Formats: sequence, C1' cells, structure tokens
RNA sequence: GCGGGAGUAGUUCAACGGUAGAACCUCAGCCUUCCAAGCUGAUGGUGCGGGUUCGAUUCCCGUCUCCCGCU
Repeated sequence: GCGGGAGUAGUUCAACGGUAGAACCUCAGCCUUCCAAGCUGAUGGUGCGGGUUCGAUUCCCGUCUCCCGCU
C1' cells in the first nucleotide's frame, strides 16, 4: 500500500429499514437476626461526519480505532 472483518449499556453479546433488547455489574425496595442467595424495579448505549429514505443500528460514501490475510 491492497483486501476482508469488528465497533451498540460499566462488561459480554443480540436486533426484516418501523418504540434498541438480554445476561452480568451498579443502585433502590422486599425477604433474612446479619451476610450471601432469591424476587421486584430503576439507571444507562448505536465510534465520528455526510448521503439515500416518510423513517437508518440496519443501505451507500468518507474518516478513526482494533483484528486477520496479502504485498
């Protein structure tokens, strides 16, 4: 330099173009003599900039970071 893949919650991962979910973590409540476990609830997110579209995590372009291969 070229090609491919990944980027979503604090972490690990989902998500036909149509209200972004789960598990763990954190916090609050219940339960318990206390702790742990268990139950209920809450907080919190689409790498960045454009384009297409009534509507974009999703499609297109550029860019940044990481991984793999080729040279």
A computed fold for a 71-nucleotide RNA from Dyella marensis, annotated as transfer RNA. Taxonomically the source falls in Dyella (Bacteria, Pseudomonadati, Pseudomonadota, Rhodanobacteraceae). Its Rfam family is "tRNA". By type it is a transfer RNA. The coordinates come from a structure-prediction model, not an experiment, and the mean pLDDT is 82. It was read from a public genome assembly.